[in-house]
RNA sequence: CUCAUGCAGAGUGGUUGAGGGACUGGCCCUGAGACGCCACGGCAACCGGUUGGACGCAAGUUCAAUGCUGGUGCCAAAUCCAGCCCGGCAUUCGUGCGCCGGGGAAAAUGAG
Numbered sequence: 001c002u003c004a005u006g007c008a009g010a011g012u013g014g015u016u017g018a019g020g021g022a023c024u025g026g027c028c029c030u031g032a033g034a035c036g037c038c039a040c041g042g043c044a045a046c047c048g049g050u051u052g053g054a055c056g057c058a059a060g061u062u063c064a065a066u067g068c069u070g071g072u073g074c075c076a077a078a079u080c081c082a083g084c085c086c087g088g089c090a091u092u093c094g095u096g097c098g099c100c101g102g103g104g105a106a107a108a109u110g111a112g
Base pairs, nucleotide, nucleotide: 001112002111003110004109005108011040012039013038014037015036019029020028021027023083024082025081026080041075042074043073046071047070048068049066050065051064052063053062054061055060079106084103085102086101087100088099089098
């Protein structure tokens, strides 16, 4: 940089000691111990493996199933919510604020 995915799921103990939830705003979590680290446990099924189907002369492609002593990832809250744009509703003198919906941005994870 490209592609895919995200309203589901899964935590205890030890250690440390004040922050953490990317950023900004909000709203939350937190001395009844946060973040980090370690141990063990778990979730999921992106990649890999295995099995079966379809297609193919073949290499292989594709679909489904399977948790596999494999490679990652993850285990508060929808990616916690919003941020930019569009539409609808409501309100206002008007802009805006608010609610609902759609798309995007950004960040995250995987694969390349």